Predicted 3D model of a 73-nucleotide RNA (transfer RNA) from Acyrthosiphon pisum.
RNA sequence: GCCCCUGUGGCAUAAUGGAUAAGGCAUCGGUCUCCUAAACCGGAGAUUGUGGGUUCGAGUCCCACCAGGGAUA
Numbered sequence: 001g002c003c004c005c006u007g008u009g010g011c012a013u014a015a016u017g018g019a020u021a022a023g024g025c026a027u028c029g030g031u032c033u034c035c036u037a038a039a040c041c042g043g044a045g046a047u048u049g050u051g052g053g054u055u056c057g058a059g060u061c062c063c064a065c066c067a068g069g070g071a072u073a
Stems, first nucleotide, its partner, number of pairs: 001072001003070005010025002013022001018056001027043005049065005
């Protein structure tokens, strides 16, 4: 250089083109406890890598770019 795969809260993931992007861990608050942990209840946290396009409607489809990984020379 060329080809392929991946990119979604702090972390690892889910979501058939269709309602307000879902749950887990972590974090914060509460209940419980002498205290901590565990358990249980609740909250906050995502403009889905960036910019365009298609569509009534895009995390999903198309194009370019960026980042990471792999194959090839």
The sequence is in RNAcentral, with records from Ensembl Metazoa and Rfam.